């Protein structure tokens, strides 16, 4: 610094990552060298073999060697072989004796300690060897080992007699000198004292070797070194260890020691530690260093060095100078071994090494050649000290694994939009080196002469040949680096957010790419970042966090001023602060690391000298302003106790009185004819005190309210008398401290946990009700907690103000009122300034000091255990394991409420007509089926795509067929094409027959173009998935009044303002205000139709004249219509109302009046809305098949439920019969079809007329006139079935429409829900279109008849605006 809490912000806080660093460890990989470094676990056991010995110049014995002699043998000798002696001498051995063996070397169990670090002390003290200095060194003794003998034992190991030596042990002398004791004099210091001097008793010494050079021995006195004691600071964790102590603390005498001293004893005294943490627990070897850190800290104590402590475990003491002794001893123990069972023996925390723990940590190596060490006179012996070596990437550090040139950008590999990219100059190829490794030759310093273990090593010389040498990790973001394929919330990844549920840059795998390299990730620890325990440096009003409140002790703090002092404090100079490490500088191995040197550093203590401003101390010093006391005033529900007082509840007793009375959303329990409620009048008792009463009083807090009187604390204000810093906070501790609760006695009206009924519900252990006990009151004691809150700790000081209010005082005023100054509370708003915000803002949350309390994520938990307290209830004080990536303030913008305010909509009301019941139609769910293809499913799906399933459509099933393919376009061959037609088949294909040759260009071979057959391949096709990859276009909130921008401006940001406020409107419509000004997509308008009216132009329309049966004709276009163009309606006028406006309400003309009526037109956007089967398209996925094709079913099933509709239950109607009136449509390549015939009809024949204001569909219907039925399952209703038919069509069985004639279902108005409309609207009535060959109760549309109702917005639904929360996939 970053990631991580949210839709976004911005604080607060945790968690995690980047960095360093290791005695490490695991996983891949691993050429070479140098310097290092290696049991952090079991102070667990330990085989083997070495780590301390050594001196014949201390000693006496033996052994071997040997010159010499003698003996024997063999030999002629010469000699050679045996054995015997054996001087000097020399080697050895064991034992006496010396001296070492307390040194090195290992480990850290113990140890909170004078243990260790640092600095004093020692007048309380010791020292073998070494080094200086002084004296001595005389003279006797008697054992002992070893050695022989006997003997015991398994053995280890001894006994007993004898014989012998010395530097081994005794005795005398001597006394330089020493120690004690006397007693005298100097001198000195730092309390006991020390140091000298001289006299003087008494004790006390010694050892000899030796080749003659020397070494040794005693003994005193100095030194160097070493060790011992003693203090002062320093340095872990716990208070859920608060008391500890009896040799404990002094002290006197003795002992003890080199010495002090409870170090040990007897006695005496009762003392000593300890909240500045005694005692007790846990835990630790301590520094010098080491690692991090900006530093200040933190953490830690391998290797190297210094000290301690230990040696199987626990105790002890002996030797010696020096030890209570790692490779001595003695006892107890546990454990291993050996035994003849009697007994012994052992002690790797040296050095290899073995087993064992354990994640894990080396050769049973070489030499004493060099430093060092023990012994010796010395030569020398020892030395697992110590120098090498080995193993091992543990670490650090060096070097290498080539270098230059090559572009057909090679093959391959990955990607690809298929044009390319990229692996990549990378390779290949072409020159060139030769570091390391290798192979041969030479060859050191480490040593001043003899000696080299490292070592034939370092280094050098030559030699051959790119020749033998790259790999881990990672690529969502923090974090450098991106694609493909595979999986499919699987398999796996993750440090931390996260990632995977079919297009994963997060998983696995391949390409690439990054980053580090002999390493590179993982893990684990430590420090950092974490200012995340905050001295440096942080906080408590709301994020964690002010103890409920006072009082106060120990503590910390502290006014003015004088003196003096120098403790803190400042400067300076000594001394120490080991070396090694760090830092600089030089220097040495080829560099480096490593070495070696020198200087700093060592921030520390000790100690002397100075300075004296600050703090601190001293002064029975001063001072008056912090503080107090005296006076004189005052406000008040401040505390505490005694006695009264009126209202009201309730009960009692008695009048009057009579059926209810309470209660509730609605009831019901409950009182009440045994007389309530209501009302009078008397009583009785108990709690609470109404108005006054107030963001008004007072008090430390809690908290206090009817008067009176008594006691009695605080405060606050004038005057200034007095005291003279007495003062502030304050751990422990001491007192108060609501409500409830408890104990003991009282009392108890009213109210009321627990209990009971009744109710209300799905239930209702509850809200409501009706009853009711503790408690609610007093007295005494106990509890000790509350949102004890201003969620604000107490004190002081400083910093702009305006109101308002309570208590006091001063000014002014004759004096009330009012005015103005203060002091002390107590409210609102607000500069500056803090603060995340929000807000505080002189009563600070400002700026600033001086104490105390408290916090360190979130649950676990204010819980357990533990201690205290309490009679209980319970309080207090306080944790861990485990779990999460948050959790949390405080403001934005939405969305949501059975939250608030405003407004609207057939949203409820008013009404009219349905739906839910019947039958039938259609859609759908379900079941069912070879298949009932598929999609749409709350409004926004269900007469929905489908504006028409009998083939076809068609996507589904079965059968049976075809495989370049029914269709596109490339390539080769053939043929023009087309027509005729035969077999088989269900067809679809399948096997054949014959006819025919055109167009263009060319003289002509032949080409071409289109169209057919054929072969081979790229492709074709797919209504196969994925509407949650998408594009398009649709629905939906909603024709609902909203969405947004740009500047500005406001906030730290998210954002805000604009857009909100008062009007007003159908409207974010206008208007006013306004820190806003503008603007853009919606509203409105503009467009279509419709209503007037004019002008144009009058054919197939129309017709006032004429005329006719008839607009049938003349004539005309005035009129209706028709289509084109204009006109008009603008709150334009008038009045009221409104704020002079916007608008609004009423009029007026007007055909039409306040968007005139319809319609088209749908902002930014929600909903992962629908729709990959309209079409388009990515990706997957099928290819003799999920593609093509044919015939037959199927999409029309049916116990059942829905949802839309048609018909109807009927007399406002049915039926007959007569009669009048539309509007918009549509119509030709085979379509609308008239007139007339025929048929009861459906329709048939017939063909006239019309390419359409002319023919035609075309009779409109209800309704109007008459007439009939008479309330009935009907003369109502038409299902269902039979028979008989007409159309259409290759074909109506599955599966069409219609007609006649028969039949004649269920329904007599519809339960809970429930839909629709505000006018030419609902209703109801008929008629056309488009789909189509036929099918229309559906759907688009047209006219005709034509109504009720709207008080009004409480409440159902849904919308808009403001405004409130712990929700944001948003209730």
């Nucleotide at each position: 610094g970053a990631g991580u809490u949210u839709g976004a912000u911005c604080c607060u806080g945790g968690c995690u990552c980047a960095g360093g660093a290791c005695g490490a460890a695991c996983g891949c990989u691993g050429g070479c060298g140098g310097c290092g470094u290696g049991c952090u676990u079991a102070a667990c056991a330990c085989a083997u073999g070495c780590a301390a010995g050594u001196c014949g110049a201390a000693c006496g014995a033996g052994a071997u060697c040997c010159a010499u002699u003698c003996a024997g043998u063999a030999g002629c000798a010469a000699u050679a072989c045996u054995g015997a002696u054996g001087a000097a001498g020399a080697u050895c051995u064991a034992g006496u004796g010396g001296c070492g063996a307390a040194c090195g070397g290992g480990u850290g169990c113990g140890u909170a300690a004078c243990a260790c670090g640092u600095g004093a002390g020692g007048a309380a003290c010791u020292u073998g060897u070494c080094c200086c200095g002084g004296u001595c060194u005389c003279u006797g003794g008697g054992a002992u080992a070893a050695c022989a003998g006997u003997u015991g034992g398994a053995a280890a190991c001894g006994a007993c007699u004898g014989c012998u030596a010395a530097u081994a042990c005794c005795g005398g002398a001597u006394g330089a000198c020493g120690u004690c004791g006397g007693a005298a004099c100097u001198u000195c210091g730092c309390a006991u004292g020390g140091a000298g001097u001289a006299c003087u008793g008494a004790c006390g010494a010694a050892a000899g070797g030796g080749u003659u050079a020397c070494u040794g021995g005693a003994u005193c006195g100095g030194g160097a070194g070493a060790g011992c004691c003693u203090c002062g600071c320093g340095g872990c964790c716990u208070a859920u260890c608060a008391g500890c102590u009896u040799g404990u603390u002094g002290g006197u005498g003795g002992g003890g020691u080199a010495a002090u001293g409870g170090c040990c004893u007897a006695c005496c005294a009762a003392g000593g530690c300890a909240u500045c943490g005694a005692c007790g627990g846990g835990u630790a070897g301590c520094u010098g260093g080491u690692c991090u850190g900006a530093g200040a800290g933190g953490a830690u104590g391998a290797u190297c060095a210094g000290c301690c402590a230990c040696a199987c475990u626990g105790g002890g003491a002996c030797u010696g100078a020096g030890a209570c002794a790692c490779g001595g001893c003695c006892c107890a123990g546990a454990c291993u071994c050996c035994u003849a069972c009697g007994g012994g023996a052992g002690g790797c925390a040296g050095c290899a090494g073995u087993g064992g723990g354990g994640a894990a940590u080396c050769u049973u190596g070489c030499a004493c050649a060099a430093u060092g060490g023990g012994c010796g006179a010395a030569a020398g012996c020892c030395u697992g000290a110590u120098g090498c070596a080995g193993c091992a990437a543990c670490g650090c550090c060096g070097c290498g694994u080539g270098c230059g040139g090559g572009a057909a950008g090679a093959a391959g590999g990955c990607c690809c939009u298929c044009g390319g990219g990229u692996u990549g100059u990378a390779a290949a190829c072409c020159g060139c080196u030769u570091u390391c490794a290798g192979a041969a030759g030479g060859a050191a310093c480490g040593a001043a002469a003899c000696u080299g273990a490292c070592g034939g090593u370092a280094c050098u010389u030559u030699c051959a040949g790119a020749a033998g040498a790259a790999g881990g990790u990672g690529c969502g973001g923090c974090c450098a680096a991106c694609u493909a394929c595979g999986u499919g919330c699987c398999a796996g990844c993750a440090g931390c957010c996260g990632c995977g549920g079919u297009g994963a840059c997060a998983c696995g795998u391949a390409g690439g790419c990054a980053c580090c390299a002999a390493g590179c990730g993982u893990u684990g620890u430590c420090c950092g970042g974490a200012u995340u325990u905050a001295u440096u440096g942080g906080g408590c009003g709301u994020a964690a966090a002010g103890a409920g409140c006072u009082c106060g002790u120990a503590g910390g703090c502290g006014g003015u001023u004088c003196a003096g002092u120098a403790a803190g404090u400042c400067g300076g100079g000594u001394g120490u602060g080991a070396a090694a490490a760090c830092u600089u500088u030089g220097g040495g191995c080829u560099u480096a690391a490593c070495c070696c040197a020198a200087a700093g550093c060592g921030u520390g203590c000790a100690u002397c000298c100075g300075a004296u401003a600050c703090u601190g101390c001293u002064g029975u010093g001063a001072c008056u302003u912090g503080a107090g006391u005296a006076c004189g005033g005052u406000a008040g529900g401040g505390g505490a106790g005694c006695g009264g007082g009126g209202a009201a509840u309730u009960c009692c007793u008695g009048g009057u009185g009579u059926a209810g009375c309470a209660g509730u959303g609605a009831a019901a329990u409950g009182c009440g004819u045994a007389g309530a409620u209501a009302u009078c009048a008397g009583g009785a008792g108990g709690a609470a005190c109404a108005c006054c009463g107030a963001u008004g009083g007072c008090g430390a807090a809690g908290g206090c309210a009817g008067g009176u009187c008594u006691c009695u604390g605080g405060g606050c204000u004038g005057a200034c008398a007095c005291u003279g810093a007495c003062g502030c906070u304050c751990a422990u501790g001491c007192a108060c401290g609501a409500a409830a609760g408890c104990g003991u006695g009282g009392g108890g009206a009213g109210c009321a946990a627990a209990c009971a009924g009744g109710a209300u519900u799905a239930g209702a252990u509850a809200c409501c009700c009706u009853g009711g006990u503790a408690g609610u009151c007093c007295a005494c004691g106990c509890c000790c907690u509350a949102a004890a809150c201003g969620a604000u700790g107490u004190c002081g000081a400083c910093u702009g103000g305006u109101u308002g209010u309570u208590g006091g005082g001063g000014g002014u005023u004759u004096g009330a009122c009012a005015c103005u100054c203060u002091c002390a509370g107590u409210a609102a708003c607000g500069a500056a300034g803090c603060u995340a915000a929000c807000g505080c803002g002189u009563g600070a949350a400002g700026u600033c000091g001086a104490c105390c309390g408290c916090c360190u994520g979130g649950g676990g938990a204010g819980u357990a255990c533990g201690g205290c307290c309490g009679c209980a209830a319970g309080g207090u004080u306080a944790a861990a394991a485990c779990u999460c990536a948050a959790a949390g303030g405080a403001a934005u913008u939405g969305a949501c409420g059975g939250g608030g305010a405003c407004c609207c909509g057939c949203a409820c009301a008013a009404g009219c007509g349905g739906u839910g019941g019947a039958u039938u139609a259609u859609g759908u769910g379900g079941a069912u089926u070879a298949a009932u293809u598929c999609g749409a499913u709350g409004c926004a799906a269900c007469g929905c795509g489908a504006a028409a399933a009998a083939c076809c459509u068609u996507a589904c099933c079965u059968a049976c067929c075809c495989u370049u393919g029914a269709c596109a376009u490339g390539u080769c061959c053939u043929g023009a094409a087309g027509c005729c037609u035969g077999g088989u088949g269900a067809a679809a294909g399948c096997c054949g027959g014959g006819u025919g040759u055109g167009c263009c260009c060319g003289a002509a071979a032949g080409g071409g173009a289109a169209c057919g057959g054929g072969a081979a391949c790229a492709c074709a096709g797919g209504u196969g998935c994925u509407g949650c990859a998408u594009g398009g276009c649709u629905g939906u909130c909603g024709u609902c009044a909203g969405c947004u921008c740009g500047u500005g401006u406001c906030g730290u940001g998210a954002g805000a303002u604009g857009u909100u406020g008062g009007g007003u409107u159908a409207a974010g419509u206008c208007c006013c205000g306004c820190a806003a000004c503008g603007a853009g997509c919606g509203c409105a308008a503009c467009c279509c139709u419709u209503g007037u009216c004019a002008u144009u132009a009058g054919u197939u329309g129309c017709u006032a004249c004429a005329u006719u049966c008839a607009g049938u004709u003349g004539g005309g276009c005035a009129c209706u219509c028709u289509a084109a163009u204009g006109a008009g309606a603008c709150u334009g006028c008038c009045g009221g109302u409104g704020a002079c406006a916007a608008a609004c309400c009423g009029g007026a003309g007007g055909a039409a009046g306040g968007u005139g009526g319809g319609g088209a037109u749908g902002a930014c956007g929600u909903c992962a809305a629908g729709u990959c089967c309209u079409c388009a398209u990515g990706g997957c996925c099928c290819u003799u098949a999920u593609g093509g094709g044919u015939a037959g079913g199927g999409c029309u099933u049916c116990a059942c439920a829905c949802g839309u509709a048609a018909u109807a239950c009927a007399a406002u109607g049915g039926c007959g019969c007569g009669u009048a009136c539309a509007g918009a449509g549509g119509g030709c390549c085979u379509g609308c079809u008239a007139a007339g015939c025929c048929g009861c009809g459906a329709g048939g024949u017939a063909g006239a007329g019309c390419c359409a204001a002319u023919c035609c569909c075309u009779u409109a219907a209800a309704g109007c006139g008459c007439g009939u039925c008479g309330u009935a399952g009907u003369c109502c209703g038409g299902a269902u079935u039979g028979c008989a038919g007409u159309c259409u069509g290759c074909a109506a069985c599955u599966c069409g429409a219609c007609u006649g004639c028969a039949u004649g279902a269920a329904g007599u108005c519809g339960g809970a829900a429930u839909c629709g409309c505000u006018a030419g609207u609902a209703a109801u009535c008929g008629c056309g279109g488009a789909u189509c060959a036929g099918c229309a109760u559906g759907u688009c549309g047209c006219g005709g008849u034509g109504a009720a109702u709207a008080c009004g917005u409480u409440c159902c639904c849904g919308g808009g605006u403001c405004u409130u929360c712990a929700c944001a996939c948003a209730c």
Predicted 3D model of a 1371-nucleotide RNA (small-subunit ribosomal RNA) from an uncultured Pseudomonadota bacterium. RNAcentral holds the sequence, with entries from ENA. Its mean pLDDT, the model's own confidence on a scale to 100, is 85.